[in-house]
RNA sequence: GAAUUAUACAGAGGAGUGGAGAGAUCAGGCUCAUUGAAACUCCGGCAACCUGCCCGCCACAGGCGGAAAAGGUGCCAAUACCUGCCACUUCGGACAAAACCGGAGGGAAUUAUAAUUU
Numbered sequence: 001g002a003a004u005u006a007u008a009c010a011g012a013g014g015a016g017u018g019g020a021g022a023g024a025u026c027a028g029g030c031u032c033a034u035u036g037a038a039a040c041u042c043c044g045g046c047a048a049c050c051u052g053c054c055c056g057c058c059a060c061a062g063g064c065g066g067a068a069a070a071g072g073u074g075c076c077a078a079u080a081c082c083u084g085c086c087a088c089u090u091c092g093g094a095c096a097a098a099a100c101c102g103g104a105g106g107g108a109a110u111u112a113u114a115a116u117u118u
Stems, first nucleotide, its partner, number of pairs: 001118008013043005021032003026084004044076003049072003054066005080110001085107002088105006
């Protein structure tokens, strides 16, 4: 780098260095930022994907559920900040009806993270 699976409206910030951008990419919007952005460092925290420890159950080389937070990651503004593609559901508009338009929900794609495989 690639593939697969799971998760993404919950949760958790201070300090130092730094010095103008940041919110993945592109577009539009919106937000954050000189009352100091990104990045890096330290400390703190959140969560519970993996490992370990403990408990329960089962069809017991294992699986499922729970607990815990020691280790490996991750994360700590706003839903993955929102929209974009589909047009499945519902509500409303309009209409003879369908097409159509709007709101809410849903799905896909993409992205991120973990675990496994390569």

A computed fold for a 118-nucleotide RNA from a Bacteroidales bacterium, annotated as SAM riboswitch aptamer (S box leader). It was read from a public genome assembly, where an Rfam model found it. It matches the Rfam family "SAM riboswitch aptamer (S box leader)". From the family's description: The SAM riboswitch is found upstream of a number of genes which code for proteins involved in methionine or cysteine biosynthesis in Gram-positive bacteria. Rfam links the family to the GO term regulation of gene expression. Taxonomically the source falls in Bacteroidales (Bacteria, Pseudomonadati, Bacteroidota, Bacteroidia).